């Protein structure tokens, strides 16, 4: 000095994905499981007016995940977009770093009041700063 792995950095992050009851079910209580309500948050159907006419070049939704160019067709650059630290929250600008993905619907959906149906999972750190604004706490 190289390389693996594995721990911490998390009372943190990404993310709509959180919190309450209830039977099973008991002589009482309680775990955990399994099945249901519901309250928060999320999405997506669905009129009128209004857009839109352009449907194999099928269309269409959840998500930041989208264009563009080279080009070795694999990935590089670039633009847009998202995230994070920065130490109560919200914000802007400059530097910095990470993402720029994957899956459904099944011939079919503009926008929509009424109404209707769904979801409430999963997964995580290599590095990290400066200037300023608003509001809040706390202390003098």
């Nucleotide at each position: 000095c190289c390389c693996c792995a594995a721990g911490u950095u998390a009372c943190g992050c990404c993310g709509a994905g959180u919190c309450c009851c209830g039977u099973c079910a008991u002589g009482a209580c309680g775990a955990a499981g399994a099945c249901g309500g519901g309250a928060g948050c999320g999405g997506g159907g669905g009129a009128a007016c209004c857009g839109a006419g352009u449907u194999u070049u099928g269309g269409g939704g959840c998500g930041a995940a989208c264009c563009c160019a080279c080009c070795c067709a694999g990935g590089u650059g670039g633009g847009a977009g998202c995230g994070c630290a920065g130490g109560c929250u919200c914000u802007u600008u400059c530097a910095g770093c990470g993402c720029c993905a994957g899956c459904c619907c099944g011939a079919c959906a503009g926008c929509u009041a009424a109404c209707c149906c769904c979801g409430u999972a999963g997964g995580c750190c290599c590095a990290c700063g400066a200037a300023g604004g608003a509001g809040g706490a706390c202390g003098g």